[in-house]
Molecule: Guanidine-I riboswitch aptamer
Organism: Aliicoccus persicus
RNA sequence: UACGAAGUUUUCUAGGGUUCCGCUCACUUGAGGUCUGGUCCAAGAGAAAACGCAAUGCGAGCGCCCGCAUUGUACACGGAAGGACAAAAGCCUGGGAGAG
Numbered sequence: 001u002a003c004g005a006a007g008u009u010u011u012c013u014a015g016g017g018u019u020c021c022g023c024u025c026a027c028u029u030g031a032g033g034u035c036u037g038g039u040c041c042a043a044g045a046g047a048a049a050a051c052g053c054a055a056u057g058c059g060a061g062c063g064c065c066c067g068c069a070u071u072g073u074a075c076a077c078g079g080a081a082g083g084a085c086a087a088a089a090g091c092c093u094g095g096g097a098g099a100g
Base pairs, nucleotide, nucleotide: 007051008050009049010048011047012046015041016040020038021037022035023032024031025030052073053072054071055070056069057068058067059066075095077098082092083091
């Protein structure tokens, strides 16, 4: 440097803003997220589950394949700037740049 691997999805949350609803003000057709909220978005480094994958054992069969059970699926400090959707964000860029 190249290739491969550290899995995927769903639901939820930390968090986020303001399309819609609600709320507040004005009362006029409007304004307000420096309005707790519902809808909505949402984590590589958050949670749970399912599936997938791997190992061991058992069953049938006799090596494949299939089924069941158990176990495992690790570790992870991290800007700024930019991007999308209505808009913003622990979303994407990004297990990035960097750091040790």